Small-subunit ribosomal RNA from an uncultured organism, 1395 nucleotides, folded computationally. RNAcentral holds the sequence, with entries from ENA. The coordinates come from a structure-prediction model, not an experiment, and the mean pLDDT is 83. Its Rfam family is "Bacterial small subunit ribosomal RNA".
RNA sequence: UGCAAGUCGAACGAGAAAUCUUUAGCUCGCUAGAGAAAGUAAAGUGGCGCACGGGUGAGUAACGCGUGGGUAAUCUGCCUCCGAAUCGGGGAUAACAUUGCGAAAGCGAUGCUAAUACCGGAUAAAAUCUGGUUGGCUUCGGUGAACCGGAUCAAAGGUGGUCUCUUUAUAAAAGCUACCGUUUGGAGAUGAGCUCGCGUACCAUUAGCUAGUUGGUGAGGUAAAGGCUCACCAAGGCGACGAUGGUUAGCUGGUCUGAGAGGAUGAUCAGCCACACCGGAACUGGAACACGGUCCGGACUCCUACGGGAGGCAGCAGUGAGGAAUUUUGCGCAAUGGGGGAAACCCUGACGCAGCAACGCCGCGUGAGUGAUGAAGGCUUUCGGGUCGUAAAGCUCUGUCGGGUGGGAAGAACCCACCAAGUGUUAAGACCACUUGGUGCUGACGGUACCACCGAAGGAAGCACCGGCUAACUCCGUGCCAGCAGCCGCGGUAAUACGGAGGAUGCAAGCGUUAUCCGGAUUCACUAGGUUUAAAGGGUGCGUAGGCGGAAUAAUAAGUCAGUGGUGAAAUCUUGCGGCUCAACCGUAAAAUUGCCAUUGAUACUGUUAUUCUUGAGUAUGGUUGAGGUAGGCGGAAUGAGUAAUGUAGCGGUGAAAUGCUUAGAUAUUACUCAGAACACCGAUUGCGUAGGCAGCUUACCAAGCCAUCACUGACGCUGAGGCACGAAAGCGUGGGUAGCAAACAGGAUUAGAUACCCUGGUAGUCCACGCCGUAAACGUUGAUUACUCGUUGUUGGCAAUACACCGUCAGCGACUGAGCAAAAGCAUUAAGUAAUCCACCUGGGGAGUACGUCAGCAAUGAUGAAACUCAAAGGAAUUGACGGGGGCCCGCACAAGCGGAGGAACAUGUGGUUUAAUUCGAUGAUACGCGAGGAACCUUACCUGGGCUUAAAUGUUUAGUGAUCGACCGGGAGACCGGUUUUUCCUUCGGGACACUUUACAAGGUGCUGCAUGGUUGUCGUCAGCUCGUGCCGUGAGGUGUCGGGUUAAGUCCCAUAACGAGCGCAACCCCUAUCGCCAGUUGCCAGCACAUAAUGGUGGGAACUCUGGUGAAACUGCCGGUGCAAACCGUGAGGAAGGUGGGGAUGACGUCAAAUCAGCACGGCCCUUAUGUCCAGGGCUACACACGUGUUACAAUGGUCGGUACAACAGGAUGCCAAUCCGCAAGGAUGAGCUAAUCCCAAAAGCCGAUCUUAGUUCGGAUCGGAGUCUGCAAUUCGACUCCGUGAAGUUGGAUUCGCUAGUAAUCGCAGAUCAGCCAUGCUGCGGUGAAUACGUUCCCGGGCCUUGUACACACCGCCCGUCAAGCCAUGAAGCCGGGGGUGCCUGAAGUC
Repeated sequence: UGCAAGUCGAACGAGAAAUCUUUAGCUCGCUAGAGAAAGUAAAGUGGCGCACGGGUGAGUAACGCGUGGGUAAUCUGCCUCCGAAUCGGGGAUAACAUUGCGAAAGCGAUGCUAAUACCGGAUAAAAUCUGGUUGGCUUCGGUGAACCGGAUCAAAGGUGGUCUCUUUAUAAAAGCUACCGUUUGGAGAUGAGCUCGCGUACCAUUAGCUAGUUGGUGAGGUAAAGGCUCACCAAGGCGACGAUGGUUAGCUGGUCUGAGAGGAUGAUCAGCCACACCGGAACUGGAACACGGUCCGGACUCCUACGGGAGGCAGCAGUGAGGAAUUUUGCGCAAUGGGGGAAACCCUGACGCAGCAACGCCGCGUGAGUGAUGAAGGCUUUCGGGUCGUAAAGCUCUGUCGGGUGGGAAGAACCCACCAAGUGUUAAGACCACUUGGUGCUGACGGUACCACCGAAGGAAGCACCGGCUAACUCCGUGCCAGCAGCCGCGGUAAUACGGAGGAUGCAAGCGUUAUCCGGAUUCACUAGGUUUAAAGGGUGCGUAGGCGGAAUAAUAAGUCAGUGGUGAAAUCUUGCGGCUCAACCGUAAAAUUGCCAUUGAUACUGUUAUUCUUGAGUAUGGUUGAGGUAGGCGGAAUGAGUAAUGUAGCGGUGAAAUGCUUAGAUAUUACUCAGAACACCGAUUGCGUAGGCAGCUUACCAAGCCAUCACUGACGCUGAGGCACGAAAGCGUGGGUAGCAAACAGGAUUAGAUACCCUGGUAGUCCACGCCGUAAACGUUGAUUACUCGUUGUUGGCAAUACACCGUCAGCGACUGAGCAAAAGCAUUAAGUAAUCCACCUGGGGAGUACGUCAGCAAUGAUGAAACUCAAAGGAAUUGACGGGGGCCCGCACAAGCGGAGGAACAUGUGGUUUAAUUCGAUGAUACGCGAGGAACCUUACCUGGGCUUAAAUGUUUAGUGAUCGACCGGGAGACCGGUUUUUCCUUCGGGACACUUUACAAGGUGCUGCAUGGUUGUCGUCAGCUCGUGCCGUGAGGUGUCGGGUUAAGUCCCAUAACGAGCGCAACCCCUAUCGCCAGUUGCCAGCACAUAAUGGUGGGAACUCUGGUGAAACUGCCGGUGCAAACCGUGAGGAAGGUGGGGAUGACGUCAAAUCAGCACGGCCCUUAUGUCCAGGGCUACACACGUGUUACAAUGGUCGGUACAACAGGAUGCCAAUCCGCAAGGAUGAGCUAAUCCCAAAAGCCGAUCUUAGUUCGGAUCGGAGUCUGCAAUUCGACUCCGUGAAGUUGGAUUCGCUAGUAAUCGCAGAUCAGCCAUGCUGCGGUGAAUACGUUCCCGGGCCUUGUACACACCGCCCGUCAAGCCAUGAAGCCGGGGGUGCCUGAAGUC
């Protein structure tokens, strides 16, 4: 902005115009008249409709809705049926005309007129009211029927047809007739009003509400009952079965979900209600307090001439705004339905259709068959292959949808018109009404559905996901970054979890995400849970309401059960059948609607009523028990105080002290006196009490339990929301009391501090009386009552029976153990078992028993008791470890007892640090630091500087070429290297081959990174005695048992016992060395006896005895004796023996721990470099030096130094070697040179012993450092070697805190050898022998370890876990103040409207 409610001329009066035809006039295109348009349009009076249909859910927690009743307390237009009637008058008023006001909306004045508009009159009963009579029903209030009287109330005409009768007389009027109206009754149908039973959200941190409130009488009012309203009277009414108040919400059929019971929800469709801009009110009407009516108040928008007016989309479209988000200002009344009309017809954004949106449901397509060189390509790979994959291409087909051409519906029946027939009415074949048959007419959708033909595989696939839940796996990139994530969680260099790719999986014109509801959740548990320890039993009792309740009989029939009737709307859901090609969808029939009402029956159980019973409960009588309660009296010990006395210097207190008391006489001791509080022994798994609790003795009062008797009552019982009472300690109030003890407080100690633990004091309090408080781990962490269910044992009280015995029974208090239960621990007749009744309480952790509110209290506080927010856990019981300033047992040079060292000095060496071009790298508590390194001047060498090379230093294959390579020489250069000169091999079938070099290509190379990707090896716990398995048994399980216990051992060694029996890896033994002996062998070793030789020597002959060598055996086993012991075993100055209790030493290292060490010994995955992070060379560095640490050497001296003499080993090594002997040199060493390929020769001893000297000192100790001179190795000794000689002669006089090694051939001390090696920074390392001690009471303590046990909030395991403040950021909550909304109550003003 348009449309959504009008219609009727057959109720009424009045009634145009455009235009056309025609007539007249004239100014010739105007005026006037007539006819048609037309009795039409528009307006008006009147009737019906507008209360339906359509929209929305604001309000409403209600008779609003649902369901079932009542209305005898009511109404009902139009519709249907049955009656009666429709007579005769009157006065107005719109319209219209004239006129006034106003911008408009609109409002008046005067005059005319009609009706089915309005108003009297008549008539009227089967209507209403009322009087009487009769009989019926009844809830006794009423109700309705018949008869006889009285009173009151009606109406309107219209249209068609017709003329037999009347009047005017072609015809009309009256009349008659048909139909439609009108009036008045009765009945029905439909619709509505009112009312009642039951059902219908949350909050008790809402517990009391109510004055027209509840009832009565009377009146008014309504269609109608009623405080609906009013007057009077009474004081009621509602409420824990939740009133009142607050919050939220339209209710239902249904819908979603669920196995169901339930839970959530109330879109579309249907029923009811409420609302129509917000609030109020009435009018009209059958019905409204009325969505498209009226009036008033208010807010908002618009118009205005500023005076005043207009409006209401929660109708259909559409617009704006808001929002994550929701459509066309379409077509048609053809169908269905509605309003008006007699009808045609008109109206109808109801409705029927179309449009938009994958928003939902359903159906269809995007092709089908064949096709292996398993194509190309992608991805991957163990490089062989695998996979996409018959997938594609190719070949053969089909034609849905889309495209084109052509055809083309059903939905249509009516109404109406005409024709024919019949019925009714009538005088009538007319008119009218009705019925039947026939013909004709009507399609928005729409040229739509559908059909045929043409054409062509041609135009038509996406989304999510692939760690588990959960179907589906690889590669690359990234590197706790980027990111993912529903939960668990993933990502820190090999990510199936991030991103991409390939592949796979799921669904598919959709697929994912988000939000919400139900499910899973038995996680509010009616079905169907719990409360000892996980959340949860009230602190205890009495008792109200309520719930539940013993035995018997009878009645009743409320609950209960069964049958029948009514209802439970339709749609939906389910089932059968049918229609659209199928399906969705639709039609039809059945079933269902588990409910409510009525009625008939049954009577076991529950209820009710009545009558009984004794077993539950109580009473009585007689005994008995006790720290049961209240009040009074008495007692002794102890403590403190007072007085007196004795007596003298301390007392007291502690881990140790001090504060404190004391010469003014303490403490201690004695006597007497006083005070208050508590009651030793008895005394306990005891007793009593409801719980809290109760303890000297005694008196009085009160209460209770138990036992016995079985006398009395006759279910009187159980539980118990609210309520009432009691209720430890502490605390509060008033008044007493106060000896001891003792919060606060003071002082002294302890301590880093010590507002604590310890000590010295000390006030409230503790005690009494009265009154509050009302809580505790008020615990058996276990509510009360009743019944039932194996045993053993102790004890208290009573009874019974007795022999000073055992046994029985009732009521308690305990222990142990079955079945059963329990998550387990455990409980187990005193249940946590099996059942029943009632009460209380719980629903993840924290926030929090907090806040707010309320109640209680003098206060302190108590009772009731949340939320926001936050976390993914919190918790229980048990298991295995680990740990403990827990316990028990045991071991170790672990401590102790000893011996010798380190830490102080100088030097050597390693490390840190610093420095540097580089000081290469690794090792870092024990378990790195004389470690890798058992040999850094070059090399090594990995580092630095500089100079070179680029397939390279080696090897192999391959292409091409050369004949050399090697060697020698020359030049440049620091050298690597570069350049030059010289020379030229072997075989041959002459093609070539071998070999070597150059060259091409491929394989390289890396001491670069990661030991937290690895193999291998190693350290350590630890040579500690442990670590496991099979079968069986126990436990739901993790796990346990075995492996524990009693002994014993070095030992999980062995024995005994044993739900365990066996076994394995470890222990031990087997192996090697060493200690004794036998046998065999006898050189290079040996020499007793025999002989030779010598100054002397196994030097020689010889010997085979001894030593020794190296083979093979023996021997030691707690075997024997004694003692102890069951045994294992232990003990003994035992015997014997070379050795005695694993003889001594070595090798040997269980399961595992430390992400221990090593990518630089080696190997190896991945990554990185490739004219360099590879490789060659020269020089330098690894050797630096304010400093710190570790490991050593030498010392500080007389148990010694120096000098001289002299004796005795073992393991080893030696030909580029060991080197005798001799000579030279002071010496290192040099020269010459015998022997030795080694039991033959050599290296080759020292401490010791015998003498001498030094005489306690920085020395005849000590040897660093420095100067000089040399020797040796080596290409080379400067950075940077060792040794020798001469000289020099530092620190150091036994080492702080602390700390290391060692238990016997050990410590200590003395030398020797070897590896590496040209030499050597070796004082190191690995071995060898010589001399050769001291000590161990013992296991309290330190450290480490083993077994058993205990606690645990630990399990990357005490180097654990964890609490609070603070800092920064973030989240939630609070906050004064300000602004706004809603409600209650009181008061003021008071519109419209009704009476």